[in-house]
The prediction has a mean pLDDT of 82.
Transfer RNA from archaeon GW2011_AR10, 71 nucleotides, folded computationally.
RNAcentral records the identical sequence in 2 taxa.
Its Rfam family is "tRNA". Rfam classes the family as a transfer RNA. Its family is annotated with triplet codon-amino acid adaptor activity in the Gene Ontology.
Order: sequence, then C1' cells, then structure tokens
RNA sequence: GCAGCCGUGGUGUAGUGGUAGCAUUAGACCCUUCCAAGGUCUCAGCCGGGGUUCGAAUCCCCGCGGCUGCA
Repeated sequence: GCAGCCGUGGUGUAGUGGUAGCAUUAGACCCUUCCAAGGUCUCAGCCGGGGUUCGAAUCCCCGCGGCUGCA
C1' cells in the first nucleotide's frame, strides 16, 4: 500500500428498517442475629460525519480505531 472482518452501558454479548434487550459490575431496599446466597428497583450504551427512507444500531458513502491475510 491492497483486501476481508469487526466497532452497542465500566466489562461481555443479542438485536434481518418500527420502544435498544440480556448477563455482570456499581448503588438503594427486602430477606437474615450477622455475612454469604437469593429477591426487587435504579444508574449506565449504538465509533464520528453525511446520504437513502415516513422511520436507520440495522442499508449506502467517507473517515477513525481494532484484528487477520497479502505485498
């Protein structure tokens, strides 16, 4: 330099154009004599910009970052 794949809460991961979900971490409360375990609730996210569309995490383009392969 070229090609392919990937980018979603602190972390991991789902989401085939129509309300962004799950697990875990953190906080509060319940339970317990206390702790652990368990239960309920809360906080927290679509890499950036543009386009298409009534509507984009999702489709298209450009960029940024990561991984892999080739040179």